[in-house]
Predicted 3D model of a 350-nucleotide part of an RNA (small-subunit ribosomal RNA, central domain) from an uncultured organism.
Rfam family: Bacterial small subunit ribosomal RNA.
Context: one part of a larger RNA
Formats: sequence, structure tokens, C1' cells
RNA sequence: CUGGGCGUAAAGGGUGCGUAGGCGGAAAUACAAGUCAGGUGUGAAAUCCCCGGGCUCAACCUGGGAACGGCGCUUGAAACUGUAUUUCUUGAGUAUGUCAGAGGUAAGCGGAAUUCCCGGAGUAGCGGUGAAAUGCGUAGAGAUCGGGAAGAACACCGGAGGCGAAGGCGGUCUGCUGGGUCUCAUCUGACGCUGAGGUGCGAAAGCGUGGGGAGCGAACGGGAUUAGAAACCCCGGUAGUCCACGCCGUAAACGAUGCAAACUAGAUGUUAGACACCGAGAGGUGUUGAGUGUCGCAGCUAACGCGAUAAGUUUGCCGCCUGGGGAGUACGGUCGCAAGGCUAAAACUC
Repeated sequence: CUGGGCGUAAAGGGUGCGUAGGCGGAAAUACAAGUCAGGUGUGAAAUCCCCGGGCUCAACCUGGGAACGGCGCUUGAAACUGUAUUUCUUGAGUAUGUCAGAGGUAAGCGGAAUUCCCGGAGUAGCGGUGAAAUGCGUAGAGAUCGGGAAGAACACCGGAGGCGAAGGCGGUCUGCUGGGUCUCAUCUGACGCUGAGGUGCGAAAGCGUGGGGAGCGAACGGGAUUAGAAACCCCGGUAGUCCACGCCGUAAACGAUGCAAACUAGAUGUUAGACACCGAGAGGUGUUGAGUGUCGCAGCUAACGCGAUAAGUUUGCCGCCUGGGGAGUACGGUCGCAAGGCUAAAACUC
């Protein structure tokens, strides 16, 4: 460079925004860079190839032709790409109206439960397990009633339900704020798609400083079990889990399925809309665009399965794979306080 691939065999970047670049809707006109055609110059000779000739043949030598896949100049063509100008509305955006939502962020508030503290009343147990023991309790526990404090999480509603780019988001109210759907078709007039680098976000754990600490609970101590028990079970329990600010940048970050667009039978559930019809109403039926499930035709697939939310049929752009181990390691670089992250081999071996 090329080929074949990436749900489960190796392979989709964790996820957005976006630079360069690549790609790009409809119509008209112009130009002629790409493109195509004619002419012309050049592309040394030898070599290679074809047809001949000369050494008895061949190797070898030699004549002619072809070729030299290319480049320059010139004359044209104008469909396609490109460039310029003008125009269009279906892509994209936008205005008006509408709807749903655990989307984000900040402050406040609420009840149940748990633990602890104080008080009342009360007496011998409580707790825990397969069974026990450690543990707690006559210095009055546990059970029970009243009061108080604290931290964390929000039962029912709750749904294969909703929202978000992903991570993720669930008591309630208020402020600020992002995105989306539908209807209509107001305006702009291709303003678009993708996206190497770059940059923002990014569960849990972990790190730094300060706070907080109810419950849970790595480590750790004890009790059991066992041949042993560095575990599973039990009694305790520190970091942590929570908050603020700053780092880390990983994951089975999964739909193990990149993003965008077009096209290709249906059936059925559900979420928030719109329209029409029926109904007194509750509501029902049909159509339609958006989301989310199940089944399924064609087609695809090694099979499993996928099947308008494609893994079908196509297009554009990016990322990635190329036998197993060595190894996501070493070295170097870079980022990080560290832990470590990112980039990423080879020897050797099967």
C1' cells in the first nucleotide's frame, strides 16, 4: 500500500463538544483546474517483447518493429467533480403555541427507622447460631412509656415507566438552569454529516486539606467450624462510606453492537403528544410523528440469534483487529502528590 473483518471467535474509542481534514441537497449560467478526445514534441542507447539475419546449433552478436505504462505544448468537449455568480426549500436551524420528565445545581423543610443520652416503670436475663461461644446485663440490661441529640437514606406511589451524551438521576418545596417531543409552517436559505490532534464530563475504589461520623464496614481483635481455616457463620471494630474544595481518569464504563442519513412485510404492549370519528360522561376506535419493549416476513448469520431501536440493503466519516504465551509487560516519553494512567515493543517459546 492492499485485502478481509470488529454482538458472542482478535477487533467500536467510557461519553460529549469541536479544529484541521474527508464527505456533502435542488435549479440555472460562466470558467475549464480535475476528467475525456484529437494533434504534436519528448520519453538517449543498450536491456525486455515480436518478426527477421549471422557464428554448423545455442549462449552470444545483429537489422527492423513494438514498447517505454510518463511528462510538456496545443486545439477542442462540458455530462460528472471543482471554482464563481444567481436562485430554491425538502436537509439544518429559528419564531409562535403545547406537553411530559428521579435532567443539572443551590438553599430550606418533613416523617418513618436506627444508634446514643436523660427520666419513669420493671426483673433476670438479652443477644446470637445449624448448634454454640465470644459479647451485653443485678453498677439494673433486654422488653415497655416519655423526652432529647446525631448522622445517613428516602417505604408505599414505582411500572419490561420516565429523564440524561455517557457516567448516572428517586421524600417534599422554592430559586437558577440544560435538553427533548408534538402542532403549525413564521423567518434564515445548505448555514450540513463525521471528526486525527485538542478540550469538557466521567461509577466505585483511592489520594490531599478541613469538617462530620448514626448505621454499615476492608484491615484488625475475639468466638466458632475444621485435619488445618490466613475464609464462609457469630461478637466487636479502624480507614472508608457522608459534606466542602482540589486530584485521580479507570470498569463486564455492556446493547460486550461508533456516529449520521436513506430504503426494506406485518402483529402486539407501553410512555408523553397531535388530528378525526363515536359517546351525556368516564372513555373507546382509527390515523399520525417521537420514545421504549415483545414476537415475527424477507434478508443476514458459523451457529446462537438479529430482524424499521438491524446484526437486512446502501452511502459518508472516525476508531480498532491481523495466531497463543511473553504483555497491556520492559524501555523511552508524557500526565499524576502517590497509587498509578496513557502511549507501547523485542528476545525467547508453542